A computed fold for a 543-nucleotide part of an RNA from Candidatus Manganitrophus sp., annotated as large-subunit ribosomal RNA, domain I.

Context: one part of a larger RNA
RNA sequence: GGCAUACGGUGGAUGCCUUGGCAUCAGGAGGCGAUGAAGGACGUGGCUAGCCUGCGAUAAGCUUCGGGGAGCCGGCAAACAGGCUUUGAUCCGGAGAUGUCCGAAUGGGGAAACCCAUCCUGACGAACUCAGGAUACCCUCCGCUGAAUACAUAGGCGGUGUGGAGCGAACCCGGGGAACUGAAACAUCUCAGUACCCGGAGGAAAAGAAAUCAACCGAGAUUCCCUAAGUAGUGGCGAGCGAACGCGGAACAGCCUAAACCACUAUGUAACCUUAUCUUUUUUAACCCAUUACAAACCGAUGUCGUAGUCGAACCGUCUGGAAAGGCCCGCCAUAGAGGGUGAUAGCCCCGUACACGAAACGACAAAGGCUCUCAGUUGGACACCUGAGUACCGCGGGACACGUGAAAUCCUGUCUGAAGAUGGGGGGACCAUCCUCCAAGGCUAAAUACUCCCUAAUGACCGAUAGUGAACCAGUACCGUGAGGGAAAGGCGAAAAGAACCCCGGUGAGGGGAGUGAAAUAGAACCUGAAACCGUAUGCUU
Repeated sequence: GGCAUACGGUGGAUGCCUUGGCAUCAGGAGGCGAUGAAGGACGUGGCUAGCCUGCGAUAAGCUUCGGGGAGCCGGCAAACAGGCUUUGAUCCGGAGAUGUCCGAAUGGGGAAACCCAUCCUGACGAACUCAGGAUACCCUCCGCUGAAUACAUAGGCGGUGUGGAGCGAACCCGGGGAACUGAAACAUCUCAGUACCCGGAGGAAAAGAAAUCAACCGAGAUUCCCUAAGUAGUGGCGAGCGAACGCGGAACAGCCUAAACCACUAUGUAACCUUAUCUUUUUUAACCCAUUACAAACCGAUGUCGUAGUCGAACCGUCUGGAAAGGCCCGCCAUAGAGGGUGAUAGCCCCGUACACGAAACGACAAAGGCUCUCAGUUGGACACCUGAGUACCGCGGGACACGUGAAAUCCUGUCUGAAGAUGGGGGGACCAUCCUCCAAGGCUAAAUACUCCCUAAUGACCGAUAGUGAACCAGUACCGUGAGGGAAAGGCGAAAAGAACCCCGGUGAGGGGAGUGAAAUAGAACCUGAAACCGUAUGCUU
């Protein structure tokens, strides 16, 4: 030096555990904000130095109404001091008060949490000072003023409005809009109207009551799902892209206006018709008869639910053990044998669970009824009138349609033109005729559908600390970066701290040895288990 055995050190794998995650399901909620949000800064405790949580100069809290019933003064984090509490505290819930400074931040400024003002009111109130309030911009409406320029208008000033603004995870609509990539290169094409940017809204949004389809039969708003169908098509006919009709389901709901004849009424000292321009208004009203139907507004008795809660059955003995819930034995409850805890594995020890019950206050939903507004209507008769114009359509240039300009219909429109008037007009995939079908150029509309920052209840052939969120632990932290941004590691003593009094060595150390606690201390805080690499000590063999 090597090998073997034993015992250690180091190390933190493995096993077990779970406070944390992940996924899903059902219900709820789907917003907050000038009545100052989201998010912060700074404060705030008897001893409080720090951090977290709570709160705001009334500062781990104040008032009140309910619940609850014996302890309490939040956590890391113990002790001390002082208090509160059956005259009901702490705690839980409803409503309210207070709520510094920054932040849309809004009196002006600004290097956020700071600086500097003006006016009004009040405090002896003249001054200083203090307290309270007001003072941004835009829009709406009202009033007063008021140019060039006569009337006017622009403008100015004051008021008005719980108006707007800013924040928020996805879903939605609109305006813009890539590239990598694929085509085995690449340009049309694709990726993709995706990512991303901007604007806007709602609990959903959008769409929506046929100028729709269909095919000579018919259907009857929209949306979503299954199918039709990877079909018909489209396509450097490459890569790829990719319908519709029809059928089956989910859910169903229909309405209002513009214009106008007729009829009636009223008015007018004559008109009537037309009328550039300006101003005001927005009413929908024809007749006869009978019956009938309807809220998508508001109020609302009452009911249901939510935001605290209440009640809640039944086991003892013995053995082992540190400890009984384990073994043995006699029982019991069960509309409760879900689950968790308790010194090992508990239906009957504890919390619960089943069943049953509960709200002064606030909120949600349903709703008899009330009230108000608006509109319609069946049938019959004949005539009359009206029915959305710089629109439809055409040309040119684009875009959307599964459809890349193609034979390219249809839809949208930048530009140039530019109709008809129901005896009319659009569509039926170039175009024409016939036929069929519908009525554009005004508007509203629940449900079926999409999503989950968030709340409640529950589930898992989901993870179990290199996993599961980046984050089980004071994590978007430490740290890195000028910045945008990037972004960790880190869980476990024990049933209970009973966390080792006292003694000894030592530097009043570190560390250790006794003693003591404990079932166990090779469970001693660098603490469950404690693998391997790696390092030793002892013994044996060997070189």
The prediction has a mean pLDDT of 81.